[in-house]
Molecule: FMN riboswitch aptamer (RFN element)
Organism: Leucobacter tardus
RNA sequence: AGUGUGUUCCGGGGUCGGUGAGAAUCCGAACCGGCGGUGACAGUCCGCGACCCUCGCUUCCGCGAGGCUGAACCGGUGGAAUUCCGGUACCGACGGUGAUGAGCGUUCAGCGCUCUAGUCCGGAUGAGAGGAACGCGAG
Numbered sequence: 001a002g003u004g005u006g007u008u009c010c011g012g013g014g015u016c017g018g019u020g021a022g023a024a025u026c027c028g029a030a031c032c033g034g035c036g037g038u039g040a041c042a043g044u045c046c047g048c049g050a051c052c053c054u055c056g057c058u059u060c061c062g063c064g065a066g067g068c069u070g071a072a073c074c075g076g077u078g079g080a081a082u083u084c085c086g087g088u089a090c091c092g093a094c095g096g097u098g099a100u101g102a103g104c105g106u107u108c109a110g111c112g113c114u115c116u117a118g119u120c121c122g123g124a125u126g127a128g129a130g131g132a133a134c135g136c137g138a139g
Base pairs, nucleotide, nucleotide: 004136005135006134007133008132009131010130015029016028017027018026030119031118032092033091034048035047036046037045043090044089052067053066054065055064056063057062072088073087074086075085076084094122095121096120101115102114103113104112105111
């Protein structure tokens, strides 16, 4: 100096109002943004994790591999920026929850069915990409 290994710890955030008999789901506005990388700092560039699916292993717990997985442009500065500044946008898994909204049907002004949450509830006091500290071994 490079690398390995052990232990411990850390490791996801976000609402108010209006209408109404009733909504944190409608309307209006607001707020939030895991991890690593990237000649300059990233929710929207590249990749990863979790969730989900398939296959294999497994008594179970679980493990491995693969797949899937949303979204941005313009201008400026600069050696270099879809990362900074300015402007205007866009995205947010799965299950549940319901209409005051929309659509369809109808025996018609009754009713029935379907759809509709990044922030609510849940899996999750979980897991993990990773990070930090301390120590150790060999060369």